[in-house]
Parts: sequence; structure tokens; C1' cells
RNA sequence: AGCAGAAAUAGCCAAACCUGCUGUGAGGCAGGGACGGAAAGCCACGGGUCUUGCAUCUUUUCCUGCUGAAGAUAGCCGAGCUGCCAAA
Repeated sequence: AGCAGAAAUAGCCAAACCUGCUGUGAGGCAGGGACGGAAAGCCACGGGUCUUGCAUCUUUUCCUGCUGAAGAUAGCCGAGCUGCCAAA
């Protein structure tokens, strides 16, 4: 220094839920709150899941549905980058 992750050190993040704001929506932001997390730090490159204001088709029309496209999710998984400690 690297892989791995026991003990401890300094700490860190923050699920559900509640409140406010925001978005058509999935969701996001802030405050409270802790289920949990050794990357639950960053990142939408690959896959998965979710959404539909929009477009094609379906339909007498509407609803609905398929597909496309756009978007969301990093606490779904993988890839990439970075970080604390110090045993086997």
C1' cells in the first nucleotide's frame, strides 16, 4: 500500500411515520424521528423496479391496455471514483 472486516477510536448517514413546501406522478427538499447501515459517501454506465403530463397503435367515442419516449429510484443489484480505523 492492497484485499478482507474482528475489537475499539473519532465520528457519520438516517427507514417507517408526522409536519410544511414542491411535482401530473413515481418522487424530491426542509424540520422532527430512528428501522437499520462498514461505504446507507458520490455517480443513472449496465440490469431490475416504479411513474406518465407526452406520442403511435387499440376503441364509434371515452375508459382501459401494449409499445415508444421522457422521468424517478444509489437504503434493489452490479460497474466506476473517493474515504476513517487498525487485529487475524
Description:
A computed fold for an 88-nucleotide RNA from an uncultured Phycisphaerae bacterium, annotated as c-di-GMP-I riboswitch aptamer. Model confidence (mean pLDDT): 83 of 100.